Predicted 3D model of a 344-nucleotide RNA (Bacterial RNase P class A) from an Actinomycetota bacterium. Lineage of the source: Bacteria > Bacillati > Actinomycetota. Rfam family: Bacterial RNase P class A. By type it is a ribozyme. Its family is annotated with dimeric ribonuclease P complex, ribonuclease P activity and tRNA processing in the Gene Ontology. Its mean pLDDT, the model's own confidence on a scale to 100, is 77.
RNA sequence: GUCGCAGGCCGGGUGACCGCGAGCCGCUCAGGCGGCCCGAGGAAAGUCCGGACACCGCAGGGCAGGACGCUGGGGAAAUCCCAGGCGGCGAAAGCCGACGGAAAGUGGCACAGAAAGAACACCGCCUCCGGGAAACCGGCGGUAAGGGUGAAAAGGUGGGGCAAGAGCCCACCAGCGCCGCGGUGACGCGGUGGCUAGCUAAACCCCGUCCGGUGCAAGGCGAAACAGGUCCCGUUCAGGUGGCCCGCCCAGGGACCGGGUACGUCGCUCGAGCCGCCGGGCAACCGGCGGCCUAGAUGGAUGGUCACCCUCGACAGAAUCCGGCUUACAGGCCUGCUACGGAA
Numbered sequence: 001g002u003c004g005c006a007g008g009c010c011g012g013g014u015g016a017c018c019g020c021g022a023g024c025c026g027c028u029c030a031g032g033c034g035g036c037c038c039g040a041g042g043a044a045a046g047u048c049c050g051g052a053c054a055c056c057g058c059a060g061g062g063c064a065g066g067a068c069g070c071u072g073g074g075g076a077a078a079u080c081c082c083a084g085g086c087g088g089c090g091a092a093a094g095c096c097g098a099c100g101g102a103a104a105g106u107g108g109c110a111c112a113g114a115a116a117g118a119a120c121a122c123c124g125c126c127u128c129c130g131g132g133a134a135a136c137c138g139g140c141g142g143u144a145a146g147g148g149u150g151a152a153a154a155g156g157u158g159g160g161g162c163a164a165g166a167g168c169c170c171a172c173c174a175g176c177g178c179c180g181c182g183g184u185g186a187c188g189c190g191g192u193g194g195c196u197a198g199c200u201a202a203a204c205c206c207c208g209u210c211c212g213g214u215g216c217a218a219g220g221c222g223a224a225a226c227a228g229g230u231c232c233c234g235u236u237c238a239g240g241u242g243g244c245c246c247g248c249c250c251a252g253g254g255a256c257c258g259g260g261u262a263c264g265u266c267g268c269u270c271g272a273g274c275c276g277c278c279g280g281g282c283a284a285c286c287g288g289c290g291g292c293c294u295a296g297a298u299g300g301a302u303g304g305u306c307a308c309c310c311u312c313g314a315c316a317g318a319a320u321c322c323g324g325c326u327u328a329c330a331g332g333c334c335u336g337c338u339a340c341g342g343a344a
Base pairs, nucleotide, nucleotide: 001340002339004337005336006335007334008333009332010331012309013308014307015306016305017304018303020039021038023036024035025034026033027032041315045326046325048324049323050322051321052320053215054214055213056212060246061245062244063243065211066210067209068208069207070084071083072082073081074080085099086097087096088095089094100206101205105204106203107200108199109198122147123146124143125142126141128139129138130137131136155173156172157171158170159169160168174196176193177192178191179190180189181188182187219266220265221264222263228257229256230255231254232253233252239249240248273292274291275290276289277288278287279286280285310313
C1' cells in the first nucleotide's frame, strides 16, 4: 500500500431575524407582556422479551397451557451480556448455531426403490435338486461383497475366511460403555471392553427451570352536572377467579333502557441515571472518589427564512420510566488484528 475481519465514534457547522413548549424572575387592567435559560435519537421505531411502578377483595396447591434448555460467570430480570466447550464455515483474523433426551413409549421418513429399521432379495453371486449333449433353463434355499434407487440402505478401509458371503475373525479408524489423568464445569487426552444401537423432539412426548391478571386512557385528589326505572342472580352454589378443580376472601353483584359530564391537578421524570479518574476482574461487570441535572407536551412544543463555508447532509421524531433484542440508515472518522506485496 491492497484485500478482509472485529470494536468504538460522528451523523452538517457558524451567524442574524422570526416563531413554538417548559422553568425561574419582574410587570400587569389577570387576557397577557418582557428578560434569562433549557428543549429528541442512536435508533425516540417495531412493541418482540424482561422489569420498576400502579390497581385488581395478597395471588396457596393441583391439572391443563406457555416460555426457556451446552458449561461457568455477570445482571433486578430476560428470547440479555461476557468467557469457555462442542459442531459448522473460512487460508487466516474471525463468523454462525433453540446446542437437554432418539437402548421410556408413539409417530413420520415425499419421489424413487424389492426393502426406510429388529429388510418380504429387483439385478447379481453360491451350494443342492430336476431337465438338457452343451450353452443354459426351472426349483428349494443361502447371501447385504458388487450393481441399481434414494437426502439417507443397517459402521468405514484393508486382510483372512467361506460354496458364495457376512464383525464370522483380525489390524487401523469412527461411534458406544467403563476406568485413569487434566479441568470448577461443559469437555479433552490416554487405556480398555463387548462387537454396532439409521435420521427426525421449531413431531407428539420425557426430564429440568420459570410463569396471577390488567397496563399511566394504570391510578389518586378536586370541581361541575344529573333522574331515575325495569329485570335477573345471590347472602349455602352469585362474585373476586382469568381454561378447570380445591383452597382463600367478600355481601352485594350483573344486564338493559333513560339522564349527566368529558374540566383542572397529581402521577411526570433524580434514575438499577450520566461523565471523569482510580482499584479488582481475561471480559461482561463490580467497588470507591469527584463532578453534573440533561424535554415533559395533553389538539399535543423542539420549526422557518436569509447569508457564508464544507465532504452538500441518510434513517427517522419523545408521550410513565428503565434494561435488552430486532429492524432502518447517505456519508465520514478512529483503534486493533489477518493475509499478501514493497521499503529501511